RNA sequence: GAAGCUGGCCGGACAAUCGCUGUUGAUGUUUCUUACGAAAUAUUGAGGGAGGAAAGUCCGGACUUCAAAGGGCAGGGUGCCAGGUAACUCCUGGGAGGCGAAAGCCUAUGGAAAGUGCCACAGAAAAUAUACCGCUUGAAUUCGUUCAAGUAAGGGUGAAAUGGUGCGGUAAGAGCGCACCGCGCUGAUGGUAACAUCAGUGGCAGGGUAAACCCCACCUGAAGCAAGACCAAAUAGGGAUCCUAAAGGCGUGGCCCACGCUGGAUUCGGGUAGGUCGCAUGAGGCUAGUGGUGACACUAGUCCCAGAUGAAUGGUUGUCCACGACAGAAUCCGGCUUAUAGGCCAGCUUCACUU
Repeated sequence: GAAGCUGGCCGGACAAUCGCUGUUGAUGUUUCUUACGAAAUAUUGAGGGAGGAAAGUCCGGACUUCAAAGGGCAGGGUGCCAGGUAACUCCUGGGAGGCGAAAGCCUAUGGAAAGUGCCACAGAAAAUAUACCGCUUGAAUUCGUUCAAGUAAGGGUGAAAUGGUGCGGUAAGAGCGCACCGCGCUGAUGGUAACAUCAGUGGCAGGGUAAACCCCACCUGAAGCAAGACCAAAUAGGGAUCCUAAAGGCGUGGCCCACGCUGGAUUCGGGUAGGUCGCAUGAGGCUAGUGGUGACACUAGUCCCAGAUGAAUGGUUGUCCACGACAGAAUCCGGCUUAUAGGCCAGCUUCACUU
């Protein structure tokens, strides 16, 4: 100097001026009230006001209701091991497999010897395995070949052909025999474990697929802030039909049991367009120390950092500049995934050159 890999931060800035919106202090006015006080409104101070993804609605919870509140089955979810966390399909570390020269990256990562299913086409044959070409031996022969027996080493087809390589052996071959590798079983050592290494033994059940059904282990109520609570107002505590007095019915996924409540079902018609709460102090942020490989935990200090409700943060001027991407909260939080102009920081790998 170049090419890569990993992690983190910012997401235009400053000033002036006018405007929008929440909270809070003071003063005044009006209404209600016996009063305290409350509400509305005006003026004037102080402070705050969209994101790293607010997106997707994919996971997990907090919270609310069913609800006084259980058990089982089916269903659903996860899937190597150990930790973290409120919890998770998330994160951290490790194992195994794969990719890369490396730094690093990826994984839908339990079980195929419990069973069932599937592997198109091609090919002789994809499981009750087999012989298309070929090789060897024998017989016949019109010398072109034909038949019988043996064979799966060589060739062909295919993603995959029934363990691989080598030596021996054979008529030619074949785990037929041997060595090594692979695979199964057993044991020892190391490790919390997944697993790794070593030794012995067996010629050895043909492979793949469970992101096919299935088996195994663990987990698992439902609905959702338009949840829900309160206040005010108004109407019709309405009408008709049917079943029925403990039978039946109802009771937040389905079925059964238990438990609780109680008459139930169908249909006609009427009223409710409002307000307040929920609503932001949190599994919260930042800083420092300690412990840990790490995710993170503990301790101490410090800060309050949006709460709209047809939906608030905009306009103008000047300067700087990277000339501005993806993009707007609506109950909240922890993750994952997707989109993203440009800029900055730290560490690591490789190559070239110079010293």
Molecule: Bacterial RNase P class A
Organism: Gammaproteobacteria bacterium